[in-house]
RNA sequence: ACGAGAAAGGCAAACCAGUCGCAAGGCUGGGACGCAAAGCUCCGGGUCAGUGUCGGUAACACGUCGCUGAUGGCCGAGCUGCCGAA
Numbered sequence: 001a002c003g004a005g006a007a008a009g010g011c012a013a014a015c016c017a018g019u020c021g022c023a024a025g026g027c028u029g030g031g032a033c034g035c036a037a038a039g040c041u042c043c044g045g046g047u048c049a050g051u052g053u054c055g056g057u058a059a060c061a062c063g064u065c066g067c068u069g070a071u072g073g074c075c076g077a078g079c080u081g082c083c084g085a086a
Base pairs, nucleotide, nucleotide: 002084003083010035011034015030016029017028018027019026020025033073039079040078041077043076044075045074046071047070048069049068050067051066052065054063055062
C1' cells in the first nucleotide's frame, strides 16, 4: 500500500427518554441501520439552520450574495491507529 468466509475487539443509524439550543443539531442513557478508520481536525466543496443585503411580488413565495452556526455517519484533504489471508 492492500482488505479475508481469520482473530481480538471497537464505534453506533433510525427510534425512545432526559437535557442544551431560536433552529439545524449536540450531549447522556437505552437501542442497532450499518461502518476497516463511522478515530481526530471545518483546510476545500456540498447540504442544513438562523440572520441580513439585493432582485422579485400588491404582499408572500422564490432567487443571488454575505455573516454566524451545524453536519467528520455527504465528499475530498491532513494526522493517527488494531490484525495480517490473498
Molecule: c-di-GMP-I riboswitch aptamer
Organism: Pseudobythopirellula maris